Description:
A computed fold for a 148-nucleotide part of an RNA from a Devosiaceae bacterium, annotated as small-subunit ribosomal RNA, 3' minor domain. The coordinates come from a structure-prediction model, not an experiment, and the mean pLDDT is 81. The source organism's lineage runs through Bacteria, Pseudomonadati, Alphaproteobacteria, Hyphomicrobiales and Devosiaceae. The full RNA is in RNAcentral, with records from ENA.

Context: one part of a larger RNA
């Protein structure tokens, strides 16, 4: 402006994100227990040696590497448990968006049952009652009181 208006919610259909999940796969952290590489350390044994220290000397001390055992620690791997995280997931909830789909008319005029709040029940839906509350409700009556 408008009532030939405005407008609502359910179903349908297509796409788009997302929550939920039986469970599946990884992928990192951590907690126990297993196994025990190579080193250091340490206990035992062994066989050796040139510097120092004793000694004329043989030789013996100190002290070294090396072997050969047992032993702690311990990388890797192995097993179970617990935490974080991603991936997929049958199925399932709502949300969103869409020119010209269905159902209906809830809501603005007193919207044709006045709207709306809380709250409980009920129903395809929008929504309907029951109680209680608000005027952000019309319309009448009556009384104040303002303005003219």
């Nucleotide at each position: 402006c408008a009532c030939c208006g405005c407008c609502c919610g359910u179903c349908a259909c297509a796409c788009c994100a997302u929550g939920g999940g039986a469970g599946u796969u990884g992928a990192g952290c951590u907690c126990a227990c297993c196994c025990g590489a190579a080193g250091c350390c340490g206990g035992g044994g062994g066989a050796c040696c040139g510097a120092c220290c004793c000694g004329c000397a043989a030789g013996g001390g100190a002290g070294g590497a090396c072997c050969c055992u047992c032993g702690u620690c311990g990388a890797c791997g192995g097993u179970g448990g617990g935490c974080u995280c991603a991936g997929c997931g049958a199925c399932u909830g709502g949300g969103g968006u869409g020119a010209a789909g269905u159902c209906g008319u809830a809501a603005c005029a007193a919207g044709g049952u006045a709207a709306c709040c809380g709250u409980a029940g009920g129903a395809g839906a929008a929504c309907c009652u029951g109680c209680g509350g608000u005027u952000g409700g019309a319309u009448c009556a009556c009384c104040u009181c303002c303005u003219u």